This is a predicted structure of an 86-nucleotide RNA (c-di-GMP-I riboswitch aptamer) from a marine sediment metagenome.

[in-house]
RNA sequence: AAAUGGCAAACCUGCUCGAAAGACAGGGUCGCAAAGCUAGAGGUCUAAAUCGAAGCACUAUUCGACAAGGCAGCUCGGCCGCCGAA
Numbered sequence: 001a002a003a004u005g006g007c008a009a010a011c012c013u014g015c016u017c018g019a020a021a022g023a024c025a026g027g028g029u030c031g032c033a034a035a036g037c038u039a040g041a042g043g044u045c046u047a048a049a050u051c052g053a054a055g056c057a058c059u060a061u062u063c064g065a066c067a068a069g070g071c072a073g074c075u076c077g078g079c080c081g082c083c084g085a086a
Base pairs, nucleotide, nucleotide: 006032007031011027012026013025014024016023017022030073036079037078038077040076041075042074043071044070045069050065051064052063053062054061
């Protein structure tokens, strides 16, 4: 460079889960040589609970901080790995 295949973004659906982020299942097919697995480091998303403030007339609302919750299709790292001009 080819070849056999693989995965599946956005989006749609859900008497699935979750507070949410998001995950899962089906459809779909932007792309991916690791877009296979892994949350160790950085980054990033959410903020239930918690804390603080405002509000407080009954109901309870609003704002901020924060991960032990996510993202592996953000980067680095670790592990495994198809083909062959190698």

Its Rfam family is "c-di-GMP-I riboswitch aptamer". From the family's description: GEMM was predicted in a large-scale screen for bacterial structured RNA regulatory elements. Its family is annotated with cyclic-di-GMP binding in the Gene Ontology. RNAcentral holds the sequence, with entries from MGnify.